[in-house]
Context: one part of a larger RNA
RNA sequence: CCCAGGUUAAGGAACUCAGCAAAUUUGCUCCGUAACUUCGGAAUAAGGAGCGCCCCUGAUGGUGAAGCGGCUUGCCCGCGGAGCUUUUGGGGGUUGCAGUGAAAUGGUGGCUGCGACUGUUUACUAAAAACACAGGUCUCUGCUAAGUCGUAAGACGAUGUAUAGGGACUGACGCCUGCCCGGUGCCGGAAGGUUAAAAGGAGGUGUUAGGGGUUCGCCCCGAAGCACCGAAUUGAAGCCCCGGUAAACGGCGGCCGUAACUAUAACGGUCCUAAGGUAGCGAAAUUCCUUGUCGGGUAAGUUCCGACCUGCACGAAUGGCGUAACGCUGGCCACACUGUCUCAACCUGGGACUCA
Numbered sequence: 001c002c003c004a005g006g007u008u009a010a011g012g013a014a015c016u017c018a019g020c021a022a023a024u025u026u027g028c029u030c031c032g033u034a035a036c037u038u039c040g041g042a043a044u045a046a047g048g049a050g051c052g053c054c055c056c057u058g059a060u061g062g063u064g065a066a067g068c069g070g071c072u073u074g075c076c077c078g079c080g081g082a083g084c085u086u087u088u089g090g091g092g093g094u095u096g097c098a099g100u101g102a103a104a105u106g107g108u109g110g111c112u113g114c115g116a117c118u119g120u121u122u123a124c125u126a127a128a129a130a131c132a133c134a135g136g137u138c139u140c141u142g143c144u145a146a147g148u149c150g151u152a153a154g155a156c157g158a159u160g161u162a163u164a165g166g167g168a169c170u171g172a173c174g175c176c177u178g179c180c181c182g183g184u185g186c187c188g189g190a191a192g193g194u195u196a197a198a199a200g201g202a203g204g205u206g207u208u209a210g211g212g213g214u215u216c217g218c219c220c221c222g223a224a225g226c227a228c229c230g231a232a233u234u235g236a237a238g239c240c241c242c243g244g245u246a247a248a249c250g251g252c253g254g255c256c257g258u259a260a261c262u263a264u265a266a267c268g269g270u271c272c273u274a275a276g277g278u279a280g281c282g283a284a285a286u287u288c289c290u291u292g293u294c295g296g297g298u299a300a301g302u303u304c305c306g307a308c309c310u311g312c313a314c315g316a317a318u319g320g321c322g323u324a325a326c327g328c329u330g331g332c333c334a335c336a337c338u339g340u341c342u343c344a345a346c347c348u349g350g351g352a353c354u355c356a
Base pairs, nucleotide, nucleotide: 001351002350003349004348005347006346007345008344010342011341014340019337027051028050029049030048031047036041038172052094053093054092055091056090057089058088059087061085062084063083067079068078069077070076071074095099107335108334109333110332111331112330113329114327115326119131120130135170136169137168138167139166140165141164147156148155149154173322174321175320176319178252179251180250183249184248185245186244187243188242189241192240193239194238198234199233203229204228205227206226207225210221211220212219213218253271254270255269256268257267280314281311292308293307294306295305296304
């Protein structure tokens, strides 16, 4: 010096990203206990007092001896209450620095973000604000259900039957959840347009029995058959089209002017749009400029709390805003407490180091 422990003057977070670590607290009985609240809680809130041992004594639960009485004479019944013991109260005394004498055994309070909660998770760097959750909504499914696995048989769903089952989103509870259906999706519609296979077969092509021509090589025409191509016409869903639907995917403007100080604009004009962001919230887990501005807390505060609104780029089940309780959750503050620190010292054990 390193590791694990113990103690420490004065100070007491000045340490540090951060009170990380350590210390404080701790049990039982009694007293006492705020805001807030879903009336259950919060709460062991907070904050106090007592606690050992000995003697005397009261009450109390258990057990129940001797003795007495009775008869049906029994390992009987009844009365009886000694002794021992449980719990607890009162009085007195006594002792140590210290009586939950060791060990085990909450530090506390205030403000706020997020998530309601108990749960679940990255076996071996993440336990969380992530997942789940009860509750809410939409949607599919009438039973041989939808959906899923399997080539199939078959199975699950379910020995269930719409108060059921599948899928999706949201996520207790409270107050709520605005506008847009133009695009995409889904649902419904069927008049018209387009449209497959198939049907259809106008027409055409190849081949050539035959006919004609011939320089005898062949050339031209060409029925039937066979083979092939093939127009019109008929032809469903789908798409186009017409409606609906946003707790479906999603979206929710710009410029200019205007009031008797100024400033601002309830008001007006204009362009665009499917419609132009409602309530609530707002420098926020979201704010770039930004350490915004004001207030609070500090001697001093890029964090924190309360406001303002100029929201670069909140916003309503990709839910909005609140919220008691809860959290090995994030941020801030205070009290207590401390070797975290000023600033280090000593001790115990084990290493390192030297020697064997």

Background
A computed fold for a 356-nucleotide part of an RNA from a Nitrospirota bacterium, annotated as large-subunit ribosomal RNA, domain IV. It was read from a public genome assembly. Its mean pLDDT, the model's own confidence on a scale to 100, is 88. Its Rfam family is "Bacterial large subunit ribosomal RNA".